[in-house]
Context: one part of a larger RNA
Formats: sequence, C1' cells, structure tokens
RNA sequence: AAGUAGCGAGAGUGAAGUGAGAAUCUUUACCGUCGAAAACCUAAGGGUUCCUGGGGAAGGUUCGUCCGCCCAGGGUAAGUCGGGACCUAAGCCGAGGCCGAAAGGCGUAGGCGAUGGACAACAGGUUGAAAUUCCUGUACUACCGCUGUUCGUUAUUAGAGAAGUGGGGACGCAGGGGGAUAAGUUAAGCGAGCAACUGGAAAAGCUCGUCCAAGGGAGAUAGAUAGACCGGUAGGCAAAUCCGCUGGUUGUUUCGAAGGCCUGAUGGGGAGGGAAAUUAGAGUACCGAAGUAACGGAUUCCGCACUGACGAGAAAAGCCACUAUCGAGAGCAGAGGUACCCGUACCGCAAACCGACACAGGUAGGUGAGGAGAGAAUCCUAAGACGAAC
Repeated sequence: AAGUAGCGAGAGUGAAGUGAGAAUCUUUACCGUCGAAAACCUAAGGGUUCCUGGGGAAGGUUCGUCCGCCCAGGGUAAGUCGGGACCUAAGCCGAGGCCGAAAGGCGUAGGCGAUGGACAACAGGUUGAAAUUCCUGUACUACCGCUGUUCGUUAUUAGAGAAGUGGGGACGCAGGGGGAUAAGUUAAGCGAGCAACUGGAAAAGCUCGUCCAAGGGAGAUAGAUAGACCGGUAGGCAAAUCCGCUGGUUGUUUCGAAGGCCUGAUGGGGAGGGAAAUUAGAGUACCGAAGUAACGGAUUCCGCACUGACGAGAAAAGCCACUAUCGAGAGCAGAGGUACCCGUACCGCAAACCGACACAGGUAGGUGAGGAGAGAAUCCUAAGACGAAC
C1' cells in the first nucleotide's frame, strides 16, 4: 500500500441455560431447506478423524464457553461376512533352455495373480463408542473320537481311490410374453388411545398400529426334454464296468423351478401404558392389544428359460463317474466334542478421499417411500438429514 480488496453459492427467530465474557456453545418452541438426496448401505482412499472427560496458546477466513484443533483415558471380539489355509483369467515371475559385449531379453515345466468360479447364519436384543462378530433363540459346514447297527477280513475281496480319463462347471447381446413375489394403497375389518377450544356431533368421528428370517418338512404347477435296459467296440497317450461310436429291446416315462402351504414361533417384535429410587444418567425397568381382507404390482425372482440375429459370446478347481492302484477294516445313524491367520472403530458425493485450503470441481456399486405424473422428469411431502462459521 491499507484498516483497502476479501471473509468461497444457502433462513433464521424467540426463550432458557452455562460462563469472566455468548448473534455464533447447549436445550427448547416455532420457522425454513433437501428428500433418485443435501437420506441409508458399501468399495477405493484416508488412518484414530470414533466415544468419554478436560482445555483454549495456535489452527477455525468473525466469535467461541465450541470443534474433524490440543491433552488424557477408552473403543474395532467371527467355523458361517470379506480375504487366506481352494481354483484359475489378463498380466507377471520363471528351474532347465534359447538369445545377448556386460547389464539383461524371451520363454517350457511350474508358480503367483480377482475385477470371475467354488464355499456353511438367520431373526431379535444390547453399548458412551462394536456387532450376521457379544447375548438370546433357532440353524448349517468340515473334522475327531465314542455308542449302536450293517457289511467284510486273503478272495465269494467290504471299502477307498488318483496329480490319470470322461462328464459337468460353462457363460454373450437384443426383444417380447408368462408365472410369482416385494414395495405400496385402501378398508363400514381388527385393536389401542382421544374426543379440549367452539353452536352441535360417542359416530360410518379423529389419530396411531395392523409384522417376523435363515433353516427344516410335505406337496404342486410352469417349463425342459429325451430317457431306461441288454450286447459289440479298433477311439478317449496305460486301463476302464465311465465317455464316445455302433446294433437291438422297451416306450412316455424322466428331470423339474421361483413362489405359495406347514413348521421355526407357548418365541421375537409391537402402537400404547408406565414405576420406584438416589450423590447420579426415566419415557428407563416392567407390562403389552390387534395382526385380516381386497386392490395393486415391479427395473426383483423363475431365467438368458423362450424367440431372433450375427460380431458367434473365459479358464481352472470344487462336484459326479471311471479305472490304474491301495486294501483290513469300512458304511450308516445317534448323542457329544473341536474349529487357525488377517480385516472389522469412523468418514465415505465428503470439512475426514483426489484437488496446496474446513476449496461452488471430481469420485465405482447397491437401497431409494407417498400425492400428482408415462416417468428415477418436475413440484410438494414421509423416514431421515440439515439451516453450511461473519
């Protein structure tokens, strides 16, 4: 320069409290904003920012008794959630090997590597801060020994069984229809409460609520199609009773959802009612009604099932079968026992991530209610969250 520019989209007001000090902190009553979001879950990323108690130098574009700031203490609990002890893709590493002045490059076997495959838990409650992790109830998975039962013990061989073989896993896009459900709406159904002010109104009035999973069981339909049995066999790197190929017989059987029903549930939750007590934290402990019907209808499930076209739409393991081989114990049922490592707080369209900032920018996925509406547009609202720091 200069007490100049600026103080970064935006609605607050009143009262009470605390305090040395209050436009800014706390509480409360109104008012206002968002509501396919400015709500909720979660990936990445961040790393203690979470909760409680205390503090006010600095940070906070003002203030500050307040804070994502400072100090101290506390907080993240898993057989089933996500990852590993399973599998592979792109890609990477790479014994030998090939190449190369050196460094090193490529690459077989092999390995690593999820954004994919496989795989067993749901509902409720609880904390100041964690919960599919703790607790309650009801389940499931793998393994271990025990008990019972059945079969077998040297060939009348019970059973196991490959790193081998085969099946399967196993798949794209577009379109339309069907079956079903969720959300939701309504109710002279059911239940609870209220009916104050005002001239009237106890009713066909008003307000609110009208639920519940995994798992287990029985039984359908939609749909899909071929199957079952007996022979032969040169292929599947050896073998095979399996697959393939082939010859017969039989013949409409076979497979089969999602959802609904029963159970789970003599349970949970539930509008509402509602204590005692003290130094102190009550809508707490505790009690607890009804729970139906109709409409509606998905972008969810059946299911890439069907149809269509061309751009012709992963792999491997788990799983099933087969034998090679092993073989003296094994199968089934019941009750019981065991179950490793890592993550788990909090933010997550944001003041906590990426932008030098408490920055009008950017940030993958899921849920996403009502009235009007074709609609997730738009306007007003619910649940919920905010009033953004002069």